[in-house]
Molecule: SAM riboswitch aptamer (S box leader)
Organism: Acidipila sp. EB88
RNA sequence: AUUUCAUGAAGAGUGGUUGAGGGACGGGCCCUGUGACGCCACGACAACCGGCCGGUGCAAUUCCGGACAACGGUGUCAACUCUCUCCUAAAAGCCUUCGGGCUGGCGGGGAACAUGAGAU
Numbered sequence: 001a002u003u004u005c006a007u008g009a010a011g012a013g014u015g016g017u018u019g020a021g022g023g024a025c026g027g028g029c030c031c032u033g034u035g036a037c038g039c040c041a042c043g044a045c046a047a048c049c050g051g052c053c054g055g056u057g058c059a060a061u062u063c064c065g066g067a068c069a070a071c072g073g074u075g076u077c078a079a080c081u082c083u084c085u086c087c088u089a090a091a092a093g094c095c096u097u098c099g100g101g102c103u104g105g106c107g108g109g110g111a112a113c114a115u116g117a118g119a120u
Stems, first nucleotide, its partner, number of pairs: 001120008013042005021031003026084003043077003048073003052066004081112001086109003092103004
């Protein structure tokens, strides 16, 4: 870098440093000199992987399920992945020649992105 699978409604911040930007991209909206982004320290959250237990199997590191968060590897700590962009589409409202049409967007899917684990 490409690709596969899983997850993305919950959760969790202080100090130091720096000094103007940041929230991936575009629009919107928002955060920000009451100090952004980054970096450092400490802390916290979570439970993807390791580690532990059970099940199924001839066989489990590999499939299914559970516990823990003391420990190891990541991740995360404004806003649902902040939100919308493509498809579908509930409620409600409006119009109607009663066939339906329009507005509307709950919800679902896709794309993209992020993180983890695996493969190349």